[in-house]
Molecule: TPP riboswitch aptamer (THI element)
Organism: Prosthecochloris aestuarii
Order: sequence, then C1' cells, then structure tokens
RNA sequence: AAAUCAUCUUAGGGGUGCUCCGCACAAGGGGCUGAGAUUAAACCCUUGACACUUGAUGCAGGUAAUGCUGACGCAAGGAAAGAUGAAGCUUGCUGU
Repeated sequence: AAAUCAUCUUAGGGGUGCUCCGCACAAGGGGCUGAGAUUAAACCCUUGACACUUGAUGCAGGUAAUGCUGACGCAAGGAAAGAUGAAGCUUGCUGU
C1' cells in the first nucleotide's frame, strides 16, 4: 500500500406468504415463520459461498397450512461510489 472489517454520506436494488373468524379471495381482527408479511419516513441488501428473482405448479422432510426446514447452490441472473476509523505490512529506534 492492497485485501479485509465497522460506521457514516449520497445514490440505487428487493420482498410482502400461509391460515382462522368475518354472508365473502372485501373492511376489520387473531394465529404461524421471518430482519421484514404494509404503524413503510419501516426492514433487508448493493458485486456476490445469506437482499432478492429464476429453475420450481420441481425434489426430500415436516406442518393446521405455507415460498416452514433442507438440498439444489461456488447454479443462472441481480443494485456502488466516496469519506472516516480499525486492522495489517515495511523500516528505524529502545528494552529483554
């Protein structure tokens, strides 16, 4: 010095499912998973082995049910620049 990590600034990307009540796939309310399931001016992610999408109305397991879990998966796509700090490397000096 680079790589790496953290924070900040600006800019950008992304998802919103299952289920019960409700004349009913509406309003409204409860339950499940999750960072997030529309209190959103939120949450997550931004170069990639955890944002997210596709393959996939697929495969295995499980559930009241589900995109719930796992594999697939270093798969194919997928949105970035800057600043500060840490850390690290090299050399010299001092001590043991």